Overview:
The RNA shown here (Bacterial RNase P class A) has 356 nucleotides and comes from a marine eukaryotic metagenome. It matches the Rfam family "Bacterial RNase P class A". Rfam classes the family as a ribozyme. Rfam links the family to the GO terms tRNA processing, ribonuclease P activity and dimeric ribonuclease P complex. Rfam describes the family as follows. Ribonuclease P (RNase P) is a ubiquitous endoribonuclease, found in archaea, bacteria and eukarya as well as chloroplasts and mitochondria. Of the family's consensus pairs, 96% are formed in the model. RNAcentral holds the sequence, with entries from MGnify.
[in-house]
RNA sequence: GUUGGCUAGGCAGUCGCUGCCCGCUUGUUUCGGCAAGUGGGGAGAGGAAAGUCCGGGCUCCAUAGGGUAGAACGCCAGGUAACUCCUGGGGGGCGAAAGCCUACGGACAGUGCAGCAGAGAGUAGACCGCCGAUGGCUAUCUUCGGAUAGCACAGGUAAGGCUGAAAGGGUGCGGUAAGAGCGCACCGCGCGACUGGUAACAGUUCGUGGCAUGGUAAACCCCGUUCGGAGCAAGACCAAAUAGGCCCACUAUAGGCGUGUACCCGCGCUGUGGGCGGGUAGGUCGCUAAAGCGUUGCGGUGACGUAACGCGUAGAUGAAUGAUUGUCCACGACAAAACCCGGCUUAUCGGCUGAC
Repeated sequence: GUUGGCUAGGCAGUCGCUGCCCGCUUGUUUCGGCAAGUGGGGAGAGGAAAGUCCGGGCUCCAUAGGGUAGAACGCCAGGUAACUCCUGGGGGGCGAAAGCCUACGGACAGUGCAGCAGAGAGUAGACCGCCGAUGGCUAUCUUCGGAUAGCACAGGUAAGGCUGAAAGGGUGCGGUAAGAGCGCACCGCGCGACUGGUAACAGUUCGUGGCAUGGUAAACCCCGUUCGGAGCAAGACCAAAUAGGCCCACUAUAGGCGUGUACCCGCGCUGUGGGCGGGUAGGUCGCUAAAGCGUUGCGGUGACGUAACGCGUAGAUGAAUGAUUGUCCACGACAAAACCCGGCUUAUCGGCUGAC
């Protein structure tokens, strides 16, 4: 320097809070228990309980099969209940190394995007430069066919320069008017074969293609794979008062209540009792023994699997896990369950320890 694992102030006392267990007292009982009070014992947050980002169990709903939309993922093999997770391997990148990072299908299906600079940024391009083969113009010579020299107008070129993150393989030789994979050798690249490997892929191997249609897909998109929806406030059970519903029995124009001032009379309102069932308050379950944790052996490079032995580890529901005293030191971070597991990500004062 790199990379794993463990720990998360310690000890003692006092007073509380939430479950559990064992007694005692009282009440009640359908004799199983239940409720209240009281005594004792023992237990009581995390490595992330967090974010709720993936995967599963469980529950209810939906569901012939298929498709569309949407989302996630994308090298290979394995592990697992499952995964987008993990392990091992391959390719690529970084590092002196241990090691670390990797969104790692497709850019000849289509569409889009790219500031500045620059001649040119996409069916590439020509500013400086190089050239004069070809055409043109001028001069000289001429055997009148043309030759030579010059110009750089048309034209050729992409060596070299210039711009840029990036300019359509690199080096050398040949070639040419000058040049150019134009030709060749080597290197690189693509394709095919062979060899090794389960595969991804690799190669001091062989053959073949002069080498092209730049980059970007965590831009749209295309291809392939996977995904039914909602979540413990899921859901199941017990079930009061009041109001309404249904059924049965009883009552029968009477009675009751109110009102018109009291009566007569008139008007208005109204059955009584029992049972059933749905819903609400409330209660119980779901709820913590679980794909559990630890040690050792065996199999495996490993994730992991398997066998034996051992452990007993919160379960609340306005929601407990706190307060305080003493003492010691390294002076104590991030943060607190809410159905449960496997992961990922993020936060974190420090301490201990293994390997390289």